RNA sequence: CUCAGAAUGAACGCUGGCGGCAGGCUUACACAUGCAAGUCGAACGAUUAAAGCCCCUUCGGGGGUGUAUAAAGUGGCAAACGGGUGAGUAACACGUGGGAAUGUACCCUUUAGUGUGGAAUAGCCUUUGGAGACGAAGAUUACUACCGGAUGUGCUCUACGGAGGAAAGAUUUAUCGCCAAAAGAUCGGCCCGCGCUAGAUUAGCUAGUUGGUAAGGUAAUGGCUUACCAAGGCUACGAUCUAUAGCAGGUUUGAGAGGAUGAUCUGCCACACUGGGACUGAGAUACGGCCCAGACUCCUACGGGAGGCAGCAGUGGGGAAUAUUGCACAAUGGACGAAAGUCUGAUGCAGCCAUGCCGCGUGAGUGAAGAAGGCCUUAGGGUUGUAAAACUCUUUUAACAGGGAAGAUAAUGACGGUACCUGUAGAAUAAGCACCGGCUAACUCCGUGCCAGCAGCCGCGGUAAUACGGAGGGUGCUAGCGUUAUUCGGAAUUACUGGGCGUAAAGCGCGCGUAGGCGGAGAUGAAAGUCAGAGGUGAAAUCCCAGGGCUCAACCCUGGAACUGCCUUUGAAACUAUCAAUCUAGUAUCCGGUAGAGGAUAGUGGAAUUCCUAGUGUAGAGGUGAAAUUCGUAGAUAUUAGGAGGAACACCAGUGGCGAAGGCGACUGUCUGGACCGAUAUUGACGCUAAGGCUCGAAAGCGUGGGGAGCAAACGGGAUUAGAUACCCUGGUAGUCCACGCCGUAAACGAUGUGUGCUAAUUGUUGGAUCUUCGACUCAGUGACACAGCUAACGCUUUAAGCACACCGCCUGGGGAGUACGGCCGCAAGGCUAAAACUCAAAGGAAUUGACGGGGACCCGCACAAGCGGUGGAGCAUGUGGUUUAAUUCGAUGCAACGCGAAGAACCUUACCACCAUUUGACAUCCCGAUCGCGGACACUAUAAUUGGUUGCCUUCAGUUAGGCUGGAUCGGUGACAGGUGUUGCAUGGCUGUCGUCAGCUCGUGUCGUGAGAUGUUGGGUUAAGUCCCGCAACGAGCGCAACCCUCAUCCUUAGUUACCAUCGGGUUAUGCCGGGGACUCUAAGGAAACUGCUCGUGAUAAGCGAGAGGAAGGUGGGGAUGACGUCAAGUCAUCAUGGCCCUUAUAUGGUGGGCUACACACGUGCUACAAUGGCAGUGACAAUGGGAUGCUACACGGCGACGUGAUGCUAACCUCAAAAAGCUGCCUCAGUUCGGAUUGGAGUCUGCAACUCGACUCCAUGAAGUCGGAAUCGCUAGUAAUCGCGUAUCAGCAUGACGCGGUGAAUACGUUCCCGGGUCUUGUACACACUGCCCGCACGCCAUGGGAGUUGGUUUUACCUGAAUUAGCCGGGCUAACCUUUUGGAGGCA
Repeated sequence: CUCAGAAUGAACGCUGGCGGCAGGCUUACACAUGCAAGUCGAACGAUUAAAGCCCCUUCGGGGGUGUAUAAAGUGGCAAACGGGUGAGUAACACGUGGGAAUGUACCCUUUAGUGUGGAAUAGCCUUUGGAGACGAAGAUUACUACCGGAUGUGCUCUACGGAGGAAAGAUUUAUCGCCAAAAGAUCGGCCCGCGCUAGAUUAGCUAGUUGGUAAGGUAAUGGCUUACCAAGGCUACGAUCUAUAGCAGGUUUGAGAGGAUGAUCUGCCACACUGGGACUGAGAUACGGCCCAGACUCCUACGGGAGGCAGCAGUGGGGAAUAUUGCACAAUGGACGAAAGUCUGAUGCAGCCAUGCCGCGUGAGUGAAGAAGGCCUUAGGGUUGUAAAACUCUUUUAACAGGGAAGAUAAUGACGGUACCUGUAGAAUAAGCACCGGCUAACUCCGUGCCAGCAGCCGCGGUAAUACGGAGGGUGCUAGCGUUAUUCGGAAUUACUGGGCGUAAAGCGCGCGUAGGCGGAGAUGAAAGUCAGAGGUGAAAUCCCAGGGCUCAACCCUGGAACUGCCUUUGAAACUAUCAAUCUAGUAUCCGGUAGAGGAUAGUGGAAUUCCUAGUGUAGAGGUGAAAUUCGUAGAUAUUAGGAGGAACACCAGUGGCGAAGGCGACUGUCUGGACCGAUAUUGACGCUAAGGCUCGAAAGCGUGGGGAGCAAACGGGAUUAGAUACCCUGGUAGUCCACGCCGUAAACGAUGUGUGCUAAUUGUUGGAUCUUCGACUCAGUGACACAGCUAACGCUUUAAGCACACCGCCUGGGGAGUACGGCCGCAAGGCUAAAACUCAAAGGAAUUGACGGGGACCCGCACAAGCGGUGGAGCAUGUGGUUUAAUUCGAUGCAACGCGAAGAACCUUACCACCAUUUGACAUCCCGAUCGCGGACACUAUAAUUGGUUGCCUUCAGUUAGGCUGGAUCGGUGACAGGUGUUGCAUGGCUGUCGUCAGCUCGUGUCGUGAGAUGUUGGGUUAAGUCCCGCAACGAGCGCAACCCUCAUCCUUAGUUACCAUCGGGUUAUGCCGGGGACUCUAAGGAAACUGCUCGUGAUAAGCGAGAGGAAGGUGGGGAUGACGUCAAGUCAUCAUGGCCCUUAUAUGGUGGGCUACACACGUGCUACAAUGGCAGUGACAAUGGGAUGCUACACGGCGACGUGAUGCUAACCUCAAAAAGCUGCCUCAGUUCGGAUUGGAGUCUGCAACUCGACUCCAUGAAGUCGGAAUCGCUAGUAAUCGCGUAUCAGCAUGACGCGGUGAAUACGUUCCCGGGUCUUGUACACACUGCCCGCACGCCAUGGGAGUUGGUUUUACCUGAAUUAGCCGGGCUAACCUUUUGGAGGCA
């Protein structure tokens, strides 16, 4: 970091049967239209129409009455409720608990009243202005409108004399009203304690501010307001400022503590287009009232006006997204009314929406031929699946029909013909979504081929994808299922419950000390915390429990419990705090000693470097890996003497000392801090820690002034190097030193904060005390090791990282970044404080196993070294690359491809190319039909050929039950199929190479470790060897090593032909030729022999090693076969086998010719040489392994020869290939030769159907390069290298190759430093695809963020300017009904 759980006013995708209960704008954006607050005629005047009744009537009608009605008006009450919204508000707004200085219409109770007079005004009427909204003037009129007297229990004020101050009637006999007062209830207003978000990169804020006095104001307290006085008030327990936010009951999550949240319901607050203001009123600073200002919209005749859905519906816009311009006042509730009643988008209902919760259904039973179809398949089968079909049954729901409520208490029912009940028909009307690699339940096929796509994290996909897409199957949930978003959980990753800081992130560099936190002992008081009892409150709803009602449930109702809180009161007194006393174990002081590079300052000293002067002296010196720059004949270096100057103090010197840390080192004086030890007194908790604060604080650096010997950043030069802004050298300035002042950081580390107490041993050392003094014990330091304990491990361990307590600091994934911005400090450099965007799925610690190291130790190998001979140069052979080509078939590619597959390409092989031809096929099986032996020779004909056709001649399958029955063969046909050297060696088997014949690789049990793992297998010796011995928490075992196997070397026994021939005999010119022999050689069977067995030395007395004896052989006797666990996705699909894929008149098959043999070139492996250790000629002795009937061929003859002709032996210890060659002798005499043999011309031989492309050999002629090979590189340690020939497989023919055989036959190894490879142990590691690893910087591109001359928007604040309405006061004039009056005025009022 991620997931599984629960939740949501949700949205989106796919799907959708029913019902119940709930819920349902995000932009406080703008709103068309309708409705949402009226009512009262029993307050009032005037007016209007109808019925009825009465009267009049000219029958037209008129008048009266009219309990009724309508539109306005006066008046009363309501409109401050109800309904909406959450913008503002961090506040006494809210929650909770208190308080006193208060108001309260309607309602209840009580007391006392309700008498009298008056003037207006709307309406109406007339005139009139205006487009309109709306007015203006005049006249007239009523009241429960307004006003004045009267009275006034009580009330208010009071100078206690007194003063002030009320009313309304209606209607008809009973009420309803009205006025005053008291009390209650209800609902408010005010004050207080406590609680209530983030930021200090917001630290100071405040002038009516804080308090007092007086007055005013208010229903009421109060700086609420004013005057005066004082200078206060708030703040680190976070004021002020900024940002965000309605608060709560609750909701959600959680085991809880907590966290998140504030939809619906309930309480409170705030708001009503934005801002301001008052009026009326009991109550408003008033959502559907008023005034003013502003923005916006609308009307207009341009003069002016109108409006406010955050009420219910509804519209536009916005948005991922949220409903009807419905019905009714029937119920509940509200306003008015005496009431009937009216009004009520409150409310009750209905409509829409799976938005949520709950319930029901989509059928049930039987049913195996385990149907068909699908899918898979090892082709057998499996699965879908009792699923379906079929048979039997049911009818919830839906449909149709009938009945039909409660809700209402006399009437009144929107819902609603609804709920519910009954009946009818018929399985009938009703299933989807997601997932199936792990986490996480569920697997296969096809398609695709790092594409398309998936993905919550890890990750999947590059031709066999359980991860993509489809299908089949499965899993989960289900009228829903998934996705997205958000919250809590898991996450003890913020840790109160419940974490950490040596190395993972994290101890401030060190100390002093303020606030704060914490604090020794015994006893007393009081009772703040604490504990207990009681009381009040903690609204209702919700949650929980019990019961009840809807058929159940959701939902609803009743009761209980709970609400962990706050307040009051009564007690207790252990603990903490507190008051006042006491004590001495902590602290501190006095006294006597001790050690010390503790600090500051003044002086002194010697050694050394450098410089200067003088002397001696001469050519170099210096420096380095090697040099050069440099110094020096103007005398250096060296050396002697003298002098100058600065800095640092050798030896002593020590995990020794001192200091808080940084740090401190010559000697002496002066001043001074701390520590330790001993002992006696004193004080009486005076202590510990320490946010802010203050001091000190290495080196470098800065400022001013000195000083400057050496050293030495920067810089110059010389080297090194590909380069060398480095390492090395030569110079050299700041600086290093002193004084004063800054800086304030370091891996300032023990990466370990300080203090106190407790907890095993052992052993050094420093300073003291004591004693019984080679030492013991004790106190204080400083080290090592180690038990318990702790720790992830490493490790720590009385100097803790153990066990506890107290306090402080710090951490919360990596990067960005200790960076930016802001602030503080600094002269500057910079320091302190300290983010975010963006980005990654990790980063990190400790340990483990490997691998690696231009780390270490030990050991081995033709690994080097010592030698011998080669390759690399030439020509040729052969393989490869490259190129070319119609094709040059394919594979092998560092060692470990390249004389390799290929033990042998002219055709064939052959896979390649060109052309021709065949299509059930060259080859296999099955089916159907037909036919019947095989073959030979000749002739003709078509073709390039293979081959086909025709004629005649010779020759006529097997068994048999006697049947065209069986078999066999051939031909034709059909389709299943054949066929493929087509592809994938990275799908495989098998086989092989390689490390490597290296000595390793493992297991069981035990033990150790949380674990990976370790131990054993390490160690000391030894060996070729993990070979053996010893030791050891290991003891054993397996695969490897060795041995057992084969062969060579010696001997013995047996056997004796085709081999042998010593003795005997015979024969020959000669020969084991013959008889014979079984001695010898040999052959081939079986044995013996070698084991460090013996001796000496060495070693631990062991294993072993060295020397020796004997022996054919001596320490594995030589050689071979034999190849551990594994590594290299090593090689091979073209040996073979095989999965998948691909081709199927072709990628199959047949044929002819060509190609694999090409050739500017490059490489590998070889052969032959370059010559005298040779060539040529001659001579003639000695091998072994092998092969041979389509064969090897003696011998003879012919040919210069390859070879040919004839002929003999041999199925081979018999015959044959077969001559062995190097050897020896002679000639050549150093030259492109008597070296060398390429190349080319000519002529031949052999094989074969056929030698043109393209065979080998022979002869004649020709006679190239080459005179020992650059850099580099290969093999070999003894019968080896070198050299010499011989044989065999393949094969018609073709070898310089491969595999074998013998002959001749060396040199050298001091040794393990180095190169290469390997083994063991150890060490480091940031590697694990493992050093061909990992990784860093720069450049360029993109993304995000910061800075940036500036530019711009928003929010908030301060100061100033302009300033409406309004309220209060003042001034001026104007107007004026009630009262007074001397009738003129006054008081008062109004605009």